The RNA shown here (small-subunit ribosomal RNA) has 1464 nucleotides and comes from an uncultured bacterium. The coordinates come from a structure-prediction model, not an experiment, and the mean pLDDT is 83. The sequence is in RNAcentral, with records from ENA, Greengenes and SILVA.
RNA sequence: AUGAACGCUGGCGGCGUGCUUAACACAUGCAAGUCGAACGAGAAAGUCUCUUCGGAGACGAGUAAAGUGGCGAACGGGUGUAGAACACGUGAGAAUUUGCCUGUUAGUGAAGGAUACCUCCGAGAAAUCGGAGCUAAUACUGCAUACGUCCCUUCGGGGAGAAAGAUGGCCUCUUGCUGUCGCUAACAGAUAAGCUCGCGUCCUAUUAGCUAGUUGGUAGGGUAAAGGCCUACCAAGGCAAUGAUGGGUAGCCGGCCUGAGAGGGUGUACGGCCACAUUGGGACUGAGAUACGGCCCAGACUCCUACGGGAGGCAGCAGUGAGGAAUAUUGGACAAUGGGCGAAAGCCUGAUCCAGCGACGCCGCGUGGAGGAUGAAGGUCUUCGGAUUGUAAACUCCUGUUAAGUGGGAAGAAACGUCUACGAGUAAUAUGCGUAGAUAAUGACGGUACCACUAGAGAAAGCACCGGCUAAUCUCGUGCCAGCAGCCGCGGUAAUACGAGAGGUGCUAGCGUUAUUCGGAAUUAUUGGGCGUAAAGAGCGUGCCGGCGGCUUGUUAAGUCAGCUGUUAAAUUUCCCGGCUUAACUGGGAGUCAGCUGCUGAAACUGGCGAGCUAGAGUGCAGAAGAGAGAAGUGGAAUUAUCGGAGUAGCGGUAAAAUGCGUAGAUCUCGAUAGGAACACCGAUCGCGAAGGCAGCUUCUUGGUCUGUGUCUGACGCUUAAGCGCGAAAGCGUGGGGAGCAAACAGGAUUAGAUACCCUGGUAGUCCACGCCGUAAACGAUGAUCACUAGAUGUGGGACUUGCUUAGCGAGUUCCGUGUCGUAGCUAACGCGUUAAGUGAUCCGCCUGGGAAUUACGGUCGCAAGACUAAAACUCAAAGGAAUUGACGGGGGUCCGCACAAGCGGUGGAACAUGUGGUUUAAUUCGACACUACGCGAGGAACCUUACCUAGGCUUGACAUGUACCUGACAGUCGUAGAAAUACGAUCUUCCGGGCUUGCUCGGACGAGUACACAGGUGCUGCAUGGCUGUCGUCAGCUCGUGUCGUGAGAUGUUGGGUUAAGUCCUCUAACGAGCGCAACCCCUGCUGUCAGUUGCUAGUACUUCGGUACGCACUCUGAUGGGACUGCCUGGGAAACCAGGAGGAAGGUGGGGAUGACGUCAAGUCCUCAUGGCCUUUAUGCCUAGGGCCACACACGUGUUACAAUGGCUGGUACAAUGGGCAGCAACACCGCGAGGUGAAGCGAAUCUCAUAAAACCAGUCUAAGUUCGGAUUGGAGUCUGCAACUCGACUCCAUGAAGUUGAAAUCGCUAGUAAUCGCGCAUCAGAACGGCGCGGUGAAUACGUUCUCGGACCUUGUACACACCGCCCGUCACACCAUGAAAAUCGUUCACACCAGAAAUCACUUUAGCUAACCUCGAAAGAGGGGGCGAGUGCUGAAGGUGUGGAGGGUGAUUGGGGUGA
Repeated sequence: AUGAACGCUGGCGGCGUGCUUAACACAUGCAAGUCGAACGAGAAAGUCUCUUCGGAGACGAGUAAAGUGGCGAACGGGUGUAGAACACGUGAGAAUUUGCCUGUUAGUGAAGGAUACCUCCGAGAAAUCGGAGCUAAUACUGCAUACGUCCCUUCGGGGAGAAAGAUGGCCUCUUGCUGUCGCUAACAGAUAAGCUCGCGUCCUAUUAGCUAGUUGGUAGGGUAAAGGCCUACCAAGGCAAUGAUGGGUAGCCGGCCUGAGAGGGUGUACGGCCACAUUGGGACUGAGAUACGGCCCAGACUCCUACGGGAGGCAGCAGUGAGGAAUAUUGGACAAUGGGCGAAAGCCUGAUCCAGCGACGCCGCGUGGAGGAUGAAGGUCUUCGGAUUGUAAACUCCUGUUAAGUGGGAAGAAACGUCUACGAGUAAUAUGCGUAGAUAAUGACGGUACCACUAGAGAAAGCACCGGCUAAUCUCGUGCCAGCAGCCGCGGUAAUACGAGAGGUGCUAGCGUUAUUCGGAAUUAUUGGGCGUAAAGAGCGUGCCGGCGGCUUGUUAAGUCAGCUGUUAAAUUUCCCGGCUUAACUGGGAGUCAGCUGCUGAAACUGGCGAGCUAGAGUGCAGAAGAGAGAAGUGGAAUUAUCGGAGUAGCGGUAAAAUGCGUAGAUCUCGAUAGGAACACCGAUCGCGAAGGCAGCUUCUUGGUCUGUGUCUGACGCUUAAGCGCGAAAGCGUGGGGAGCAAACAGGAUUAGAUACCCUGGUAGUCCACGCCGUAAACGAUGAUCACUAGAUGUGGGACUUGCUUAGCGAGUUCCGUGUCGUAGCUAACGCGUUAAGUGAUCCGCCUGGGAAUUACGGUCGCAAGACUAAAACUCAAAGGAAUUGACGGGGGUCCGCACAAGCGGUGGAACAUGUGGUUUAAUUCGACACUACGCGAGGAACCUUACCUAGGCUUGACAUGUACCUGACAGUCGUAGAAAUACGAUCUUCCGGGCUUGCUCGGACGAGUACACAGGUGCUGCAUGGCUGUCGUCAGCUCGUGUCGUGAGAUGUUGGGUUAAGUCCUCUAACGAGCGCAACCCCUGCUGUCAGUUGCUAGUACUUCGGUACGCACUCUGAUGGGACUGCCUGGGAAACCAGGAGGAAGGUGGGGAUGACGUCAAGUCCUCAUGGCCUUUAUGCCUAGGGCCACACACGUGUUACAAUGGCUGGUACAAUGGGCAGCAACACCGCGAGGUGAAGCGAAUCUCAUAAAACCAGUCUAAGUUCGGAUUGGAGUCUGCAACUCGACUCCAUGAAGUUGAAAUCGCUAGUAAUCGCGCAUCAGAACGGCGCGGUGAAUACGUUCUCGGACCUUGUACACACCGCCCGUCACACCAUGAAAAUCGUUCACACCAGAAAUCACUUUAGCUAACCUCGAAAGAGGGGGCGAGUGCUGAAGGUGUGGAGGGUGAUUGGGGUGA
């Protein structure tokens, strides 16, 4: 934007517009008639009069209806089937016709015979038709005349050919005059039509050749007219890559939509042209038709029928059915405009003008305006304060458009006609004409537009959207469901995206959706794109057509430019002015581009023609290099084979082997011979060639290139569709050859398998000749040619100049190749960069999202394999390029860590303890799951804990706060019931202050009860969260500011060289600084000074009941505060940082240990510590109570304890600690008990008392290699302690019992020094209950060569198709479902061509005169006869539909089958 449709909604008016589909079929009505002034004939109803009542006459009426005749019916109206064409558009042209109309000229004389209508008769169902008779004309036919016309011509002339009257006026009434309308001939005009040509006008080459009336000529025919339009003859042409022929599609244009334009799309309405009228064919009439509402024939269909035969054609206006998403009334009128006929009145007109229906479109108007805050109610949301709906409403005051009612009320209508006056004309005062005036009438729309008045805010708002694009957000419901979606995408329990509500945004009598077109899209690029890697340079050359082309000069004027000219219809578009109240709409005027024709001019450029030039190109001459090509010959090394000699047991092969070869003599070695293939060193980043490609040496033949010179030619050039040729390897055909190598194949290994990699063999092939194939990552992934645009540095081949130490080595200049780096510039970046991917020019090839698809079908080529050309359906929202940051790698480099290695001790086997899984159960509460769950939460489950189960109970609640009411109880003690909770009973029963009436009231506190708000939840979600924690990891990293680089993501810094435990430090440096981490600061420990000296210490002194006490504070120790260590010093290395060694020192290179955990990762863990959003629950998922369970046990795993013993067990004796704890506690000591423990009891809130004897060790004795004097499980008995209570289910003691187990497979853990190992002690939790946890001290090792490997980590670098990041991504088959498609035996209809058969109507030609026959001619008085002509008949050519056959094209279906696409 639309001729639209659909959904929701809908007040009014104006102007437009309305079957895009079935050119499908049509009921009914209407759409073309008119003329009596061309002609003859001519009703009826009704009224009146007369009547002999039978009827007659007049009017109606010369009317209706019909006929002859004329004109019209070829216009107007409809539709878009066919048609790719002179159909249309535009511009030219010549060989034509043209009724009515206009102008001019001339004429219009005199005759004749018929016929319709009508009457009578007849056939038929009808349509219709036949016979006889009468009659007229502007119907028909001769004759006469002929200015002009036509034909012939000797240019003098000759010949041919017309007509119709009608109606008025005047009148001298006659053979009169005259007007108008007609008629005839002719010329001219206008209008309309026919014909020809240039240019323009869709897709397809998977259509490449087409054409015999075909192309042209001559003659003839035909037409209004040129012409193969037709015929005969002659010639062999004509069209085509600038796309013929074929196929498909389509009415064309002015215009319309879109777009900045160039373009792209379109052709409805209005206008011009064309074509068509049920399908096909045909002519007639006519000025005009091959005729929408005419005719003939054939086909299909419908209707009537008496079955014999007939009728019909809405793509006219309405209307019906059908089709379809979809498109209107069987309306009014000729009032206007226009058309037909007529002299006119007038008649006809579904053209037209109007009305009706449809928001289908455009335009205009309205649905009220102003005030109005308690910001009402209600709704919604809420952080509960409020916000919003919202001045919105209510309410007050106004207005009166539209709609409603009442009343008024236009314009569209003035011609024609009639009358009068005047004028011209005429013989004329007729008629007719012109001018002026007067006058009767005429309106479908419609009582419409418009105007006035009345009442009254009364009757008039919806639709879509609100995640981004894109203006506009909240709540609830739902829970990957229901649904949304234009693209991205949304929905899996907090959805601004689904549905609803509220609010908002946009448009508005409409709003959305769908469909289609253009735009954006520079996404087909003329304007205006690309091709190294994104799609895209043909594998390479040669090359006709084509395209493009050097310098000078002359000429021409095709292109080009300028001016003029004709045309480019109107409408539309643009501008100005006007008319409807405005606008849409409409009237007038103006204007414009472009195109084409014609004329005149210019001559720069392009083109044509002519003349010249030498810079391009080629040629000559003199030199040069080379794996350039082809052919012939020839050489040595090596492999293999054969023969001979010598020689003996292995050889060969591999990671290791085996197959294989070898005592029949191999391998090895010497000699000889044969044969084939390839050419070491030179050798290269080299050279040559168009590319593929080319390598021993020699010869012959041959192509190209380079340098110098400047001889000659004089633009001879560049590119190139097609064509032609070359073209690696593999492969194919024929014939050779065959040493080595080697697809296939065989065997041996490897392996889960191994149709592979490895090994032993081995055939095609590799080689040669000839012929095919024609493809490669045929690559520089870069077409060819020319010109221009910084350099630096290698190297190959020349020429020139020059230096030296001259067979040579350099230096410079220049030309041609071939490399590297790089400026400007280009590029998305990477990169390219005089060998361009830079800047320009010319030509060719190619590309246009991915897949399907280097495919199908068709065609061409090929022996085949296959090659070339080359789609679509369907499907996806991406595919792709370059670069960035990460992550990853069975990539690389550097480094670290108890990571490996070197060691010591364990686990895995046993029994037990403990945790987990599983199973079981009423319940075995819940959480934690690789490292980073599993002696974990739990630092301690008999009840409690406790969350679980069973049972019994409670419901404002076990707990908090508030309000209201009521009350003074509740609790405690005792008793009863019960398992208890609880219930009942008895007893006991408030406090403070004020007023006072002294037992009342008020207020407050405390407590109970009732009711309401609410409490409660270890219920769910750790994937809604806070906080806390684990892990990478105490790893050395993680970042920022400014600057710089990059289009950007990002980079730099942070990389490099060193060094360190360390991003620690140094150095370099487009970086300079900074932050969080590292280190240090903190604590413990190791040495020491000072201060202090009890409960600690005791050297010394004194006293003593010999236990100790007092003095003392030196020492130990305690605990405050200092010192000390910093690579400070020395030696060596180093640029420095630093490293190695040494001295001193208690300690030496962060002295040892701890605390301390960067940015982040794992949706890691925890809603059951706590906090918390949302959800759920509320006589229960809350609360109380009892009992049970968390402790189960075929089994599996983790972590531990005790062991298996002699480095030991047992018995006896003898030493040496530290950390800690203690009043509901630790408890000395004494007594009792075998013992656990009990009884009594001092001391101590603790450097004082106590737990509390440390143990291993050491000394002595015994056991003697065994299931033991090892080991202690299990079980029996007896006890102790804690506790309300040890049955389920505690710990410990004593006696007895005495299991497995003899050092542990695969695998695996910890530890680098006061460490491992080993030994005991303490503490937390706790009534009781550690083999666990956290600490303490005692004894006290071994080993580390080293970084190849395993694991983890850090940095740099590299590759990447990964980014949920390798536990990634992803390929193919198979199975299943669905979709489209190819092939296919066949089958169905369509269409085209050709051949033949048959051939309607009809024109034409010929024949004929059976039959019929008015005009003319002859004869005849007439009747009639004859002639000519006509109708008719026959034959022939052509000829539609039809039939038969053949071939082609495209389409549908198709068992089966092939691949393709999609699917959680």